[in-house]
RNA sequence: GGCUCGUUGGUCAAGCGGUCAAGACAUCGCCCUUUCACGGCGGUAACGGGGGUUCGAUUCCCCCACGAGUCA
Numbered sequence: 001g002g003c004u005c006g007u008u009g010g011u012c013a014a015g016c017g018g019u020c021a022a023g024a025c026a027u028c029g030c031c032c033u034u035u036c037a038c039g040g041c042g043g044u045a046a047c048g049g050g051g052g053u054u055c056g057a058u059u060c061c062c063c064c065a066c067g068a069g070u071c072a
Stems, first nucleotide, its partner, number of pairs: 001071007010025003018055001027043005048064005
């Protein structure tokens, strides 16, 4: 340098045109417990950047950044 894949809360991870953007762990509050742990209920918190297509983009297209793999 070419090609392929990935980037979503603090972490992991689903979603692949119209969802309230799911779930787990973590965190915070309450309950439970003599206390802690466990358990139960609830809350906070996310689409890498720019442009394009579209009535509508996390989702499709292009460029960039970063990461992984592969070829040379």
The RNA shown here (transfer RNA) has 72 nucleotides and comes from a Clostridia bacterium. Model confidence (mean pLDDT): 81 of 100. The organism belongs to Clostridia, within Bacteria. Its Rfam family is "tRNA". By type it is a transfer RNA. From the family's description: Transfer RNA (tRNA) molecules are approximately 80 nucleotides in length.